A computed fold for a 72-nucleotide RNA from Candidatus Filomicrobium marinum, annotated as transfer RNA.
The sequence is in RNAcentral, with records from Rfam.
RNA sequence: GGACGGGUAGCUCAGUGGUAGAGCAUUCGACUUUUAAUCGAAUGGUCGAGGGUUCGAUCCCCUCCCCGUCUA
Numbered sequence: 001g002g003a004c005g006g007g008u009a010g011c012u013c014a015g016u017g018g019u020a021g022a023g024c025a026u027u028c029g030a031c032u033u034u035u036a037a038u039c040g041a042a043u044g045g046u047c048g049a050g051g052g053u054u055c056g057a058u059c060c061c062c063u064c065c066c067c068g069u070c071u072a
Stems, first nucleotide, its partner, number of pairs: 001071007010024004018055001026042005048064005
C1' cells in the first nucleotide's frame, strides 16, 4: 500500500429502517444476628466524527478517525 472485521451504558456484548436492550458493576430496599449469597427497584447512552438517502437511520450510501486480523 491492498482486503476484511470491529467502535452501542463504567465493563462484556445484543439490536438487519419505526421512540436503544441484556448480563456484570454502582446505588437503594427486602431477607439475614452481621457479612456474603439470593430477590426487587433505580441510576447510567449526543449508538466513534461529519455529510447524504428516507416521512423516519444504531441499521443503507460517501468521507474521515481509532482498534484488530490477513496479505504484499
It matches the Rfam family "tRNA". By type it is a transfer RNA.